[in-house]
Record summary:
Transfer RNA from an Actinomycetota bacterium, 73 nucleotides, folded computationally. The prediction has a mean pLDDT of 83. It matches the Rfam family "tRNA".
């Protein structure tokens, strides 16, 4: 230095066909228990690493940057 893959709530992670972000562990309330946990219901909590574009619309395409991870030399 060149290539490719990631990057989404505290976490993990789906989202790939552009129509406005799913689930799970967590957390909070309430059920149930003699209590605690398991169990079950409710509920809150991201606008997508940063910055720009395209397009009525963008996590989803397109640019250049940060990062990690991996392969060349």
């Nucleotide at each position: 230095u060149c290539c490719g893959g990631c990057g989404u709530g505290g976490u993990c992670g789906a989202g790939u066909u552009g129509g406005a972000a799913a689930g799970a562990c967590g957390c909070g309330c309430g059920g149930c228990u003699g209590u605690u946990a398991c169990c079950c219901g409710c509920g809150a909590g991201a606008g997508c690493g940063c910055a720009g574009g395209u397009u009525c619309g963008a996590g989803c395409c397109c640019u250049g940057c940060c990062g990690c991870c991996g392969g060349a030399g």